[in-house]
Molecule: c-di-GMP-I riboswitch aptamer
Organism: Anaerolineaceae bacterium UBA4781
RNA sequence: UACUGAAAAAGGCAAAACCUGCGAAAGCUGGUGACGCAAAGCCGCGAGCCUACGAUCCUUUGGAUUAUGGUAGUCGGGUUGCCGGU
Numbered sequence: 001u002a003c004u005g006a007a008a009a010a011g012g013c014a015a016a017a018c019c020u021g022c023g024a025a026a027g028c029u030g031g032u033g034a035c036g037c038a039a040a041g042c043c044g045c046g047a048g049c050c051u052a053c054g055a056u057c058c059u060u061u062g063g064a065u066u067a068u069g070g071u072a073g074u075c076g077g078g079u080u081g082c083c084g085g086u
Base pairs, nucleotide, nucleotide: 002086003085004084005083012037013036017032018031019030021028022027035073041079042078043077045076046075047074048071049070050069054066055065056064057063058062
């Protein structure tokens, strides 16, 4: 440096749920908590998915479309990195 995660060591992260605050919502912060994770570290760049305040339209107690909002624990890509093996 490349490939790799069988058995280990040192450690790390933290799903659901509940509480808290923020948000129109999706969702997120913090706390409790562990379903899992070898990049479940970081970046919304591509695709997907979620939401629809506002905007536009319609057959207007409502409905449809739309990301400029999210999701990195959906996949791909970029970037950095611990331990072991080859």